[in-house]
RNA sequence: GGAAACAGUCUAGCGCCAGAACUUUAAAUAGUUGACGAGGUUAGUAGUGAUCGAAAAUUCGGCGGGUGCUACUACGGAUUCUGUUAUUCGUUAGAUAUACUAAAAAAAGUAAAAUCAACAUUACAACAAAAUGUAUAUUAAAACAGGAA
Numbered sequence: 001g002g003a004a005a006c007a008g009u010c011u012a013g014c015g016c017c018a019g020a021a022c023u024u025u026a027a028a029u030a031g032u033u034g035a036c037g038a039g040g041u042u043a044g045u046a047g048u049g050a051u052c053g054a055a056a057a058u059u060c061g062g063c064g065g066g067u068g069c070u071a072c073u074a075c076g077g078a079u080u081c082u083g084u085u086a087u088u089c090g091u092u093a094g095a096u097a098u099a100c101u102a103a104a105a106a107a108a109g110u111a112a113a114a115u116c117a118a119c120a121u122u123a124c125a126a127c128a129a130a131a132u133g134u135a136u137a138u139u140a141a142a143a144c145a146g147g148a149a
Base pairs, nucleotide, nucleotide: 001006014064015063016062017061019060020033021032022031023030036053037052038051042074043073044072045071046070047069048068075090076089077088078087079086081146082145083144084143085142094139095138096137097136098135099134100133109124110123111122112121
């Protein structure tokens, strides 16, 4: 989406709602909202309000989960052919600095259909940052043991 069988999509900034707010009703009567995208996973355990900007609203408040960070262990890469230790990373598998580069969505606005309404949906066009990446520069790549030539 479909009457259904079923098919498709998504599958972690994700899911949920006892508070709250909003709409509706004679009435908790019936509903709705409750984070906009970017980026992100070697494995295990533990700890910890888990990155970035957009927006400015309840995007309040709460619960659960979680690819973040930290510590330890294991595995793996690099530094030496191998092993151990050490350092640092995570399969694109050192660190630091500077410069540069591509892509965002929502809110707001306009329009459309639907609804009692709130809300939600669709279409149009615009607007990030971080990490990453690229380039340049600087810098680290050790100790011990063993083997081969």
Molecule: glmS glucosamine-6-phosphate activated ribozyme aptamer